RNAcentral holds the sequence, with entries from ENA. Predicted 3D model of a 75-nucleotide RNA (transfer RNA) from a Candidatus Tayloriibacteriota bacterium. Its Rfam family is "tRNA". Gene Ontology term of the family: triplet codon-amino acid adaptor activity. Its mean pLDDT, the model's own confidence on a scale to 100, is 83.
């Protein structure tokens, strides 16, 4: 340099192919209950402008283009 894959809560992932309205789950965090205390258990809450920018569209995490980062392969 060329080709391919990946990037979504603090962490691990689903959703993406085939656009549809509130982005879901587990762990973790916080609050309350329980307990002499902790843990476990129960109830609830907060937390992601979906890597960044632009385009298409009535509507984009999803489609298109570019950029950045990581990984794999080719030279």
């Nucleotide at each position: 340099g060329c080709g391919g894959g990946c990037g979504u809560a603090g962490c691990u992932u689903a959703g993406c192919c085939c656009g549809g309205a509130u982005a879901a789950a587990g762990c973790g965090u916080c609050u309350g209950c329980c307990u002499g205390u902790c843990a476990c258990g129960c109830a609830g809450a907060a937390g992601a402008u979906c890597a960044c920018g632009g385009g298409u569209u009535c509507a984009a995490a999803u489609c298109c283009c570019g950029u950045c980062g990581c990984c794999c392969g080719c030279g």
The organism belongs to Candidatus Tayloriibacteriota, within Bacteria.